[in-house]
Context: one part of a larger RNA
RNA sequence: CUGUCAGAUGGAUGACUCGGCUUAAAACGCCGAUGAAGGAUGCGACAAGCAGCAUUAUGCUCCGGCGAGCCGCAUGUGGGCUUUGAACCGGAGGUUUCCGAAUGGGAAUCCUGCCCCGCGAGGGGCGAUCCGAAAGGAUCGGGAACGCAGGGAACUAAAACAUUUCAGUACCUGCAGGAAGAGAAAUCAAUUGAGAUGCGGUUAGUAACAGCGAGUGAAAGCCGCUCAGGGCAAACUGAAUUUCGCUCCGCAAGGUGCGAAAGAUGUGGUGUUGUAGGACCGCCUGCACGGUUCUUUAUCCGGGAAUCCAAACUCUCUUGAAACAGAGGGCCUUAGAGGGUGAAAGCCCCGUAGGAGUAACUGGGUAGAGAAUCUGGCGAGUUCCUGAGUACCGCACAUCGGAUAUUGUGCGGGAAUCUGGGAGGCAUCAACUUCCAACCCUAAAUACGUUUUAAGUCCGAUAGAGGAGAAGUACCGCGAGGGAAAGUUGAAAAGAACCCAUAACAGGGAGUUAAAAGAGCCUGAAAUCUGG
Repeated sequence: CUGUCAGAUGGAUGACUCGGCUUAAAACGCCGAUGAAGGAUGCGACAAGCAGCAUUAUGCUCCGGCGAGCCGCAUGUGGGCUUUGAACCGGAGGUUUCCGAAUGGGAAUCCUGCCCCGCGAGGGGCGAUCCGAAAGGAUCGGGAACGCAGGGAACUAAAACAUUUCAGUACCUGCAGGAAGAGAAAUCAAUUGAGAUGCGGUUAGUAACAGCGAGUGAAAGCCGCUCAGGGCAAACUGAAUUUCGCUCCGCAAGGUGCGAAAGAUGUGGUGUUGUAGGACCGCCUGCACGGUUCUUUAUCCGGGAAUCCAAACUCUCUUGAAACAGAGGGCCUUAGAGGGUGAAAGCCCCGUAGGAGUAACUGGGUAGAGAAUCUGGCGAGUUCCUGAGUACCGCACAUCGGAUAUUGUGCGGGAAUCUGGGAGGCAUCAACUUCCAACCCUAAAUACGUUUUAAGUCCGAUAGAGGAGAAGUACCGCGAGGGAAAGUUGAAAAGAACCCAUAACAGGGAGUUAAAAGAGCCUGAAAUCUGG
C1' cells in the first nucleotide's frame, strides 16, 4: 500500500410529521377618545422563557353546555379545588398599571401642576382643530392585499440615440370602504333599432396611432353574470318649515305646550322631462277603505354558541413482547372518509353518513295595537320655467388608439332659451335620425385575503415559510437593516435499584425491555481513524 474482519468517528439514506406551500369559497371583513393597533412593566408556593392575565393580575361575577376529574406548555416537591357540579367550552358583564392618536405638563414607558367633590383614603376634569349662545358634539391614529386621487422615474427596447418604448409601471403622498370607483344618456346605432353602470368571453392584435421604426392599440355589436331606479334647482306659492332645551302624554315610534335658535342671501309645499315636460288657467275625481315606512306585542318558519344522539365481534385457533396479522365463524352499513389503539381494525376508542338542540342576536311570514305620511286624470295655448363665464371657437400643454375626428387644464374670446340646444368620427349648409349638458344620490354582479373552512397525481427537516424547538429568537450593525443553527429512546420510563471501581467522567457486574433502542438515545452510508 492492497484485501478482509471487528470497532471508532460522522450524520448521508430510509421511514415518520404537532410545520409549511398552493388553490378554492359555500364563510367572513373593519378597529379607535367608552382610549385602538402595537409595546413596556408586573401577576405563579417554588417561576428564567413562552402563553394567559392586569393591583379583583395563571384570574372575578352571572347565564348556558359538559359530567369526573382538575390546579397552562411543564411529567417535580409541597399544598389545594371538585357531584353544594370543579377543570374545560360558549355567551354576557366587571376589572383592565404605564407608554402609545396619547390629549394636564414633560419625557428612552416618568412627574403630580391647576380646578371641582370628599373628614380622609381617594375620585373626576384640564389636548388641538372644527360646529355650537351654551350644554354638548365631531375629527385625529391603525389595518395584509384590494380601491380612488395628487405627484411620478430609470435600467431596458429601438441592435447607437433624441420623438417613441419600458409606463402612467416602480416608488412617494393623501383619502375611503368592507369593498372602492362607475352609474340611470345632451349614449350608441344607421333608416332595422338598442335602452344606467360594472365584470367576463368574443369582436381583435382588427380599426387607429407611430423617427409609419421599435412598438402601442380601442369601441360598437353579439354571448353571459347581475339587475333598480330615485332626489333636487327653476317657474308658482311665501313661513304654511325645521332644530335644540324644558314640561306633559306614550313601552316605543311619536305627539302637545312654552322658550330659544335656524330661516326672505328662501325653511316647507309644488315640480323633475325629450313622443318634450312642468308652472299658470279651466273641468272632473278624491280626502280615508287603502298604500308606504316605522314602533310595539303575540305567534309560526328559518339562520345562529358551546353541545348532544349515532349501527355492527373485542368470538375461536395459530404466530408474536403486543393482534389491528393468518385461518375459521358472525354482524352493521344513508356510516367501507379519516385518525388512534403494543403490527395492517367498517363492527375496540374518537369520529363518519344521517339526525337533534340552541341563549343573545338576526331574516322572513301572519295577526293585533299604535305612529308618521300619501289624491289622480282630462283639456286649452296669449304667458312663465327647464342648471353660464357654461356650450362653443382660437392658442399652448398634458393625456389618449382617437387620426383635422379622445379627454382634461391654462390663457384669450364667448352663445341660445323650445320657432331652443347637443351629437351622428374634417369643416360648412340643408334634410333625416337621435338625445336634453353645464346639480346630487344609488344595491347586486367585480377586486383583495389579515382571517375562517376545505382540498391537493404540492414539500417532507440542506426540502417546505427565514422560522415543524424560547424565530424575526440568538447573533451582527451607532442606525436604517441583516439574520441563523437546531425534529425522532421506547408500546410503556419500565430512564438502569444494588455491588465493584473511580477525584470525576468513563468502566465492569446485576437488573429493565421484544430489543439497549441508554438519554451525545430510530435507521446509521461515505470520507477519515484504530486494531486483528

Predicted 3D model of a 532-nucleotide part of an RNA (large-subunit ribosomal RNA, domain I) from a Candidatus Woesearchaeota archaeon. The coordinates come from a structure-prediction model, not an experiment, and the mean pLDDT is 83. Rfam family: Archaeal large subunit ribosomal RNA. Its family is annotated with ribosome and structural constituent of ribosome in the Gene Ontology. RNAcentral holds the full RNA, with entries from ENA. Lineage of the source: Archaea > Nanobdellati > Candidatus Woesearchaeota.